[in-house]
Molecule: transfer RNA
Organism: Patescibacteria group bacterium
C1' cells in the first nucleotide's frame, strides 16, 4: 500500500425487507426480605448506534470518505 471483518449502555451482545418509543443479560443505584451479608423479588438511572457527509417522507440498517481494532496479502530492509 491492497483486501476482508468488526465498531450499538460500564462489559458481552441482539436488532428481520429501511418503517413509527433503540433493546436483552451482567454490572450500578434504591426499596423489600435478613440480626447483617449473599441470594431472590420489585423499581430506577445510563445511548443520539465510531466520526463527517449523501440518498430517502423516513437510516442502527443503504452509499461515499475518514478513524480505531483484528485477520490475510503485497512491498521495503
Nucleotide at each position: 500500500g491492497g483486501g476482508c471483518a468488526u465498531g450499538u449502555a460500564g462489559c458481552u451482545c441482539a436488532g428481520u425487507u429501511g418503517g413509527u418509543u433503540a433493546g436483552a443479560g451482567c454490572a450500578c443505584c434504591a426499596c423489600a426480605c435478613u440480626g447483617a451479608u449473599a441470594a431472590u423479588g420489585u423499581g430506577g438511572g445510563g445511548g443520539u448506534c465510531g466520526g463527517a457527509g449523501a440518498u430517502u417522507c423516513g437510516a442502527g440498517u443503504u452509499c461515499u470518505c475518514c478513524c480505531a481494532u483484528g485477520c490475510c496479502c503485497a512491498c521495503c530492509a